[in-house]
């Protein structure tokens, strides 16, 4: 440097749920907790997909409904980028 993640070892992350705070919500923070993960590190101004709809637009007398990302998901998939350990 390339490749593999079957085994061993060193370590890492942490779903649901509970508490907490932020947020209109989706979702996120911190602590607990472990379903899982070999990139479950990072990029949402790389592409697709998904979630939400404060505001906006349209409809309605109205309650409300539909649409809409500028909000969010990297633990949905592909891609980019960096990288630990072990084997070959």
């Nucleotide at each position: 440097c390339u490749u593999u993640g079957c085994u061993c070892a060193a370590g890492g992350c942490a779903a649901a749920c509970c508490a907490u705070c932020c947020g209109a919500a989706a979702g996120g923070u911190u602590g607990g907790g472990a379903c899982g993960c070999a990139a479950a590190g990072c990029c949402a101004g790389c592409g697709g997909g998904g979630c939400u709809a404060c505001g906006g637009u349209c409809g309605a007398c109205g309650a409300c409904g539909a649409c809409u990302a500028u909000g969010c998901c990297a633990g949905c998939c592909g891609g980019g980028u960096u990288g630990c350990c072990a084997g070959a």
The RNA shown here (c-di-GMP-I riboswitch aptamer) has 88 nucleotides. The model forms 95% of the base pairs in the Rfam consensus.